[in-house]
RNA sequence: CAAGCGGCUCAGGUGGUCGCCGGCCGGUUCCGGCCGGAGGAAAGUCCGAACUCCACAGGGCAGGAUGGUCGCUAACGGCGACUGGGGGUGACCCUAAGGAAAGUGCCACAGAAAAGAUACCGCCCCUCCCGACGGGAGAGGUAAGGGUGAAAAGGCGAGGUAAGAGCUCACCAGUUUCCCGGGUGACCGGGAAAGCUUGGUAAACCCCAUCCGGAGCAAGACCGAAUAGGAGAACGGGGCGGCCCGCCCCCAGGUUCUCGGGUUGUGUCGCUUGAGGCGGCCGGCAACGGCCGUCCCAGAGGAAUGAUCACCGCCGCCCUUCGGGUGACCGGAAGGCGGAACAGAAUUCGGCUUACGAUCCACUUGGACA
Numbered sequence: 001c002a003a004g005c006g007g008c009u010c011a012g013g014u015g016g017u018c019g020c021c022g023g024c025c026g027g028u029u030c031c032g033g034c035c036g037g038a039g040g041a042a043a044g045u046c047c048g049a050a051c052u053c054c055a056c057a058g059g060g061c062a063g064g065a066u067g068g069u070c071g072c073u074a075a076c077g078g079c080g081a082c083u084g085g086g087g088g089u090g091a092c093c094c095u096a097a098g099g100a101a102a103g104u105g106c107c108a109c110a111g112a113a114a115a116g117a118u119a120c121c122g123c124c125c126c127u128c129c130c131g132a133c134g135g136g137a138g139a140g141g142u143a144a145g146g147g148u149g150a151a152a153a154g155g156c157g158a159g160g161u162a163a164g165a166g167c168u169c170a171c172c173a174g175u176u177u178c179c180c181g182g183g184u185g186a187c188c189g190g191g192a193a194a195g196c197u198u199g200g201u202a203a204a205c206c207c208c209a210u211c212c213g214g215a216g217c218a219a220g221a222c223c224g225a226a227u228a229g230g231a232g233a234a235c236g237g238g239g240c241g242g243c244c245c246g247c248c249c250c251c252a253g254g255u256u257c258u259c260g261g262g263u264u265g266u267g268u269c270g271c272u273u274g275a276g277g278c279g280g281c282c283g284g285c286a287a288c289g290g291c292c293g294u295c296c297c298a299g300a301g302g303a304a305u306g307a308u309c310a311c312c313g314c315c316g317c318c319c320u321u322c323g324g325g326u327g328a329c330c331g332g333a334a335g336g337c338g339g340a341a342c343a344g345a346a347u348u349c350g351g352c353u354u355a356c357g358a359u360c361c362a363c364u365u366g367g368a369c370a
Base pairs, nucleotide, nucleotide: 001366002365003364004363006361007360009358010357012312013311014310015309016308017307018306020037021036022035023034024033025032026031027030039342043353044352046351047350048349049348050347051216052215053214054213058245059244060243061242063212064211065210066209067208068082069081070080071079072078083097084095085094086093087092098207099206103205104204105201106200107199120146121145122142123141124140126138127137128136129135130134154172155171157169158168159167173197175194176193177192178191179190180189181188182187220269221268222267223265230259231258232257233256234255235254236250237249238248239247276295277294278293279292280291281290282289283288314339315338316337317336318335320333321332322331323330324329
């Protein structure tokens, strides 16, 4: 210098002028003053919660989600550390990572055959035919060889056999069970035995384990009409919003439904003090937790947070110049020109994902120069 890899931080600042939203104060009906006024993603609405209502949210079925271990957390499908597997020369990255010796299904093309081996070529035995040690026909044996395929019924050598075959044996790989050692654990290291070997696929059905009731701030509550209450219908009705069970409430002065009048509105609350921000110390590898101090930081309900000017700061290019180095080169200063992304709260938090500009730090690989 180039390519890469992991992470931190910021998201311009100050002032003037003109505006916008909310709150308070003053005059008092439209003005003035003061204070506050978007984000790291406010986004997608994909997970998890708080809060509210439905029933005090209980059991089963159905349905859905998750799937190595240990931890963190209010909780999570999130995060951290580790284990196994995979990729990369490497820094490092990825991993839905339980079960295929429960059952069912599927395995394109090619191939005889894609799983209870129905043997294509080849090899071998027997019988028959032709004059023949060769050829042909029939009936069998054989997964050792060839060929097909992503994948062919453990690999390889020896024995064995008519030819062969874990048929037998040695070694290697793998599975299951047991033992020893280490680790909280996933698992790791070592050893023994067995049957001699069970193809792949579960982001195919399925099985196992764990978790999940539903709807959402347009939740919901209140004011007022209103100590309301007209007419008609039903007899058991309702809570009950996947289904069933079970539970609860009221029961004829009860309950539900329908029609009609009215309440009813730029109405009020919920609404922003919260698993809160910042700083320090301590514990922990870390995620995170504890303690202390300090601060209050939009709250509108169709939506304000803007525009412009000046100066400073940042980045790029050009030019001038200074300093350092043997050098490739590095760093600073003055001037001119240009640039500054993605995007905007709508009950609130914790995550994930996606969009996006810049600085800095650590590391890896390669090259150049000395």